A computed fold for a 232-nucleotide RNA from Virgibacillus profundi, annotated as Group I catalytic intron. It was read from a public genome assembly, where an Rfam model found it. Rfam family: Group I catalytic intron. The family has 12 seed sequences and 5,602 matches in Rfam 15.1. Its family is annotated with Group I intron splicing in the Gene Ontology. From the family's description: Group I catalytic introns are large self-splicing ribozymes. They catalyse their own excision from mRNA, tRNA and rRNA precursors in a wide range of organisms. The core secondary structure consists of 9 paired regions (P1-P9). These fold to essentially two domains - the P4-P6 domain (formed from the stacking of P5, P4, P6 and P6a helices) and the P3-P9 domain (formed from the P8, P3, P7 and P9 helices). The secondary structure mark-up for this family represents only this conserved core. Group I catalytic introns often have long ORFs inserted in loop regions. The window size for this search is chosen to minimise search time and catch the small examples. A larger window size will find more matches. On this family, see Cech, Annu Rev Biochem 1990: "Self-splicing of group I introns". Of the family's consensus pairs, 91% are formed in the model. The coordinates come from a structure-prediction model, not an experiment, and the mean pLDDT is 76.
[in-house]
RNA sequence: AAUUGUGGAUUAAUAAUUAGUCCCCUAUUGACAGUGAUGCAAUAGCGAAAACUUCUUAAAUUGCUGGGAACUCCUAACAAGUAAUGUUGAGGACAAUCAGCAGCCAAGCUCCUUAAAGGAGAAGGUUCAACGACUAGCCGGAAGGCGUACACUGUAAGCUUUUGACAGUGGAAACAGGAAGCAUCCCUCUAUGUGGAUGAUGAGAUAGUCUAGACUAUAUGGAAACAUGUAG
Numbered sequence: 001a002a003u004u005g006u007g008g009a010u011u012a013a014u015a016a017u018u019a020g021u022c023c024c025c026u027a028u029u030g031a032c033a034g035u036g037a038u039g040c041a042a043u044a045g046c047g048a049a050a051a052c053u054u055c056u057u058a059a060a061u062u063g064c065u066g067g068g069a070a071c072u073c074c075u076a077a078c079a080a081g082u083a084a085u086g087u088u089g090a091g092g093a094c095a096a097u098c099a100g101c102a103g104c105c106a107a108g109c110u111c112c113u114u115a116a117a118g119g120a121g122a123a124g125g126u127u128c129a130a131c132g133a134c135u136a137g138c139c140g141g142a143a144g145g146c147g148u149a150c151a152c153u154g155u156a157a158g159c160u161u162u163u164g165a166c167a168g169u170g171g172a173a174a175c176a177g178g179a180a181g182c183a184u185c186c187c188u189c190u191a192u193g194u195g196g197a198u199g200a201u202g203a204g205a206u207a208g209u210c211u212a213g214a215c216u217a218u219a220u221g222g223a224a225a226c227a228u229g230u231a232g
Base pairs, nucleotide, nucleotide: 007023008022009021010020011019012018013017024047025045026044027043028042029041030040032039033038052181053180054179055178056177057176062102063101064100065099066098067097072093073092074091075090078089079088080087103126104125105124109121110120111119112118130211132210133209134208135207137146138145139144150170151169152168153167154166155165157163182199183198184197185196186195187193215232216231217230218229219228220227221226
């Protein structure tokens, strides 16, 4: 600059539209909380535009329990139905995800104690990826680039605890916790205060490297779908 689309995110199927869940916006309502901005809850939408920046933490990562939409798959028993077929009810599997108990946890916060160390607590996290393992770099307005951590492969040396070096191939994350700033609004105030509200969701794995899954064989449970394990 042009075209297309019409709020944002995520999952599934299809081949480009549909469906499930969540977040915001607009409107209405409220015997709710607040001086108020606003928060919370419910309902309805015909939604053309939004949802800020920097620094910092990287630890725990175990044992259990209760729910679960949609899509797709299964059918031993029970009811209905068909010429027949899991076709309907129902039951089961898979699963986006919603939570609860115990234990544990980095930095910061509160309390106790101390010379220091340490202990307890709240919020939050872990449990909660596809079974899982590992790592919180740099430059750039952005697009993108570099090649740090880390991973894999190989070589030589050492070692039998596994080590660092060299070469090659890849190559990195807050949307969470904490601190500060900025923007808009409210109350106070007439010169401003150690004041308050708002600035969405997403991490039940986000980025990346592996591993798994996918394929083959096999064991156990199951009627089966499927689940768990072993080997290639």